[in-house]
This is a predicted structure of a 354-nucleotide part of an RNA (small-subunit ribosomal RNA, central domain) from a metagenome. Its Rfam family is "Bacterial small subunit ribosomal RNA". Rfam links the family to the GO terms structural constituent of ribosome and ribosome.

Context: one part of a larger RNA
């Protein structure tokens, strides 16, 4: 390379957008590059093969023909497919309109309990903590109770295998400005599509820089216990951090350990959003039923799979494109490059060993 794979054995980039590339609906006209047919030229000799001849025979050699050289070039034709080019179409895709759903995003404002601090009142000896204790705290009046003020963080119940988002993620309320999806109408454009090397954007927690802010929690650190020891688990404190603003960083068991898109292939049940129809109605933004489109789940036919299991939301049957894998360790290490303030990230071996 051919071939085989990627849920769990090695292997789907964290996610999306998108350039080149690759792939690509339907109909018709043209061209004839790919493609097919024919002709001509060329494709050295030797080697191979057939015949004849010549060495007394044979091997060998000579001559004539065939074959090989699977190719290249030119010319003449064919046009199904691919390609290029012109014109149509609407089933893909997009736009438009309508009424709904949503913790989708950004910004501003408001609220709520709890917690902490402080002030005042009332009140007296413990409180706190644990398996048990101690460190700690308290007559300079604590803990507990009531009232006021201030502070930062958070957002109970509702809450659900529920919803939204590309993923990370998103939950008090209101407003403003944005975005996307589903359904319905079928008005418009007319293949405008799919995937995507390089590239770009976003990306939890923790970390870094600068300026704020620090209630609670809490790496590090100090103390008390436990223990043979205890650099831990338990307890009392407690600093970075956690919060906000502006930047950097770019990683996670970033997981469904399952790339994206399209088509096809039994059923049953639940639930969320939209549409159509029917019944009831207290006429309400109500209740129930049938059906249809789109999502989220669960059980399962066929089929698949090494099995576990998957099963119209495939890991089934096919097509298109991308990424990645090739025994374990050394090792996601070394080196070079590149990005970063740093921490480190990306790319990424070998010797040797087994």
């Nucleotide at each position: 390379u051919u071939g085989g794979g990627u849920c769990u054995a090695a292997a789907a980039c964290a996610u999306c957008c998108g350039u080149a590339g690759c792939u690509u609906g339907u109909u018709u006209g043209g061209u004839a590059a790919g493609u097919c047919u024919c002709u001509u030229g060329u494709g050295a000799a030797a080697u191979u093969u057939u015949g004849u001849a010549u060495c007394u025979c044979a091997a060998a050699u000579a001559c004539a023909g065939a074959g090989c050289g699977u190719g290249c070039a030119a010319g003449a034709g064919g046009u199904a497919c691919u390609a290029c080019u012109g014109g149509g179409c609407u089933a893909g895709a997009g736009a438009c309109u309508g009424g709904g759903a949503g913790a989708c995003g950004u910004a501003a404002g408001a609220a709520g309990u709890a917690c902490g601090u402080u002030c005042a009142a009332a009140g007296u000896a413990g409180c706190g903590g644990u398996u048990a204790a101690a460190u700690g705290u308290g007559u300079u009046a604590a803990u507990c109770u009531u009232g006021g003020a201030c502070g930062g963080a958070c957002u109970c119940a509702c809450a659900a295998g529920a919803g939204c988002g590309a993923a990370g993620g998103c939950a008090u309320c209101u407003u403003a400005c944005g975005a996307g999806a589903a359904c319905a109408g079928u008005u418009c454009u007319g293949a405008c599509a799919g995937u995507c090397a390089g590239g770009g954007a976003u990306g939890a927690a923790g970390g870094c820089u600068a300026g704020g802010g620090g209630c609670g929690c809490a790496a590090a650190a100090g103390g008390g216990a436990u223990u043979a020891g205890a650099u831990a688990c338990c307890c009392c404190u407690g600093u970075a951090g956690u919060c906000c603003u502006a930047g950097c960083a770019g990683u996670a068991a970033a997981c469904g350990c399952u790339g994206c898109a399209c088509a096809c292939u039994a059923a049953a049940c639940a639930u969320c959003g939209g549409g159509a129809c029917c019944u009831c109605u207290u006429c309400g933004a109500g209740a129930g039923g049938u059906u249809u489109c789109g999502g989220u789940g669960c059980u399962g036919a066929a089929g698949g799979g090494a099995a576990g299991c998957c099963g119209g939301a495939g890991a089934g049957u096919g097509u298109g494109c991308u990424a990645c894998c090739u025994g374990g360790g050394a090792a996601g290490u070394a080196u070079a490059g590149u990005c970063g303030c740093a921490a480190g990230g990306c790319c990424g071996a070998a010797a040797c060993u087994u």